[in-house]
């Protein structure tokens, strides 16, 4: 250098301030947030992971959302500007943020050892 086993550790974030009303953190203004892996740095390109449905239990299906200028060899990723998206259940009023399944799982990301080559 490379491969196999083992075993440890890490591994998701956000409802401000107001308004109506008998009741809203759910509706309106307005504000906050953005796993993981590729790529010019990415909630909206590509794929994955969690969620739901099937199943021969290997896995299959289905799942949201961005454009324009601008620099550059290269960015739908950076900069400037305007948008949009966000699982399932729960609730005396509709939820990305509130509970709750979850101290859960996971996509990975480190490191420790050992054996071969």
């Nucleotide at each position: 250098u490379g491969u196999u086993u083992u075993c440890c550790u890490u591994g998701g974030g956000g409802u401000u301030g107001g308004g109506u009303g008998a009741a809203a953190u759910u509706c309106c203004c307005u504000a906050c947030c953005g796993g993981c892996g590729g790529u010019a740095u990415a909630g909206c390109c590509c794929g994955c992971g969690a969620g739901c449905c099937c199943u021969u239990c290997u896995g299959g299906g289905c799942a949201g959302a961005u454009u324009c200028g601008g620099u550059g060899u290269a960015a739908c990723u950076c900069c400037g500007a305007a948008g949009c998206c966000g699982a399932c259940a729960g609730u005396a009023a509709a939820a990305g943020u509130c509970u709750g399944g979850a101290u859960g799982a996971g996509a990975a990301a480190g490191g420790a050892a050992a054996a071969c080559g």
Notes: The RNA shown here (FMN riboswitch aptamer (RFN element)) has 117 nucleotides and comes from Heliobacterium chlorum. The model forms 100% of the base pairs in the Rfam consensus. It matches the Rfam family "FMN riboswitch aptamer (RFN element)". Rfam's curators write: The RFN element is a highly conserved domain that is found frequently in the 5'-untranslated regions of prokaryotic mRNAs that encode for flavin mononucleotide (FMN) biosynthesis and transport proteins. It was read from a public genome assembly, where an Rfam model found it. The coordinates come from a structure-prediction model, not an experiment, and the mean pLDDT is 82. Taxonomically the source falls in Heliobacterium (Bacteria, Bacillati, Bacillota, Heliobacteriaceae).